[in-house]
RNA sequence: CUUUGCUCAGAGCAAACUUCUCGAAAGGGAAGGGCGCAGAGCAACGGGGCUAAAGCCGUCCGGCCAUGCCCGCCGAGCCGCCAAA
Numbered sequence: 001c002u003u004u005g006c007u008c009a010g011a012g013c014a015a016a017c018u019u020c021u022c023g024a025a026a027g028g029g030a031a032g033g034g035c036g037c038a039g040a041g042c043a044a045c046g047g048g049g050c051u052a053a054a055g056c057c058g059u060c061c062g063g064c065c066a067u068g069c070c071c072g073c074c075g076a077g078c079c080g081c082c083a084a085a
Base pairs, nucleotide, nucleotide: 002085003084004083005082012037013036017032018031019030020029021028022027035072041078042077045075046074047073048070049069050068055064056063057062
């Protein structure tokens, strides 16, 4: 340096759910919790998914739409621990 994650070490993160809180919602934040994770670190670039406030359409019901969100859905990108070969 490359590949891999069978083995070793020290750590790390934290699903569902509960409470509080921000938000129109999706969802986010904090505390508890621990299903799992070798990138469950960063980051919305491509695909995919969620929501639909404003806006547009519509006779009500309603429909469309991301400028909102999800990287713990997949791919690409950036950075990184340990070990083995």

This is a predicted structure of an 85-nucleotide RNA (c-di-GMP-I riboswitch aptamer) from a Nitrospirota bacterium. Its Rfam family is "c-di-GMP-I riboswitch aptamer". Gene Ontology term of the family: cyclic-di-GMP binding. From the family's description: GEMM was predicted in a large-scale screen for bacterial structured RNA regulatory elements. The coordinates come from a structure-prediction model, not an experiment, and the mean pLDDT is 87. NCBI's taxonomy places the organism under Bacteria, Pseudomonadati, Nitrospirota.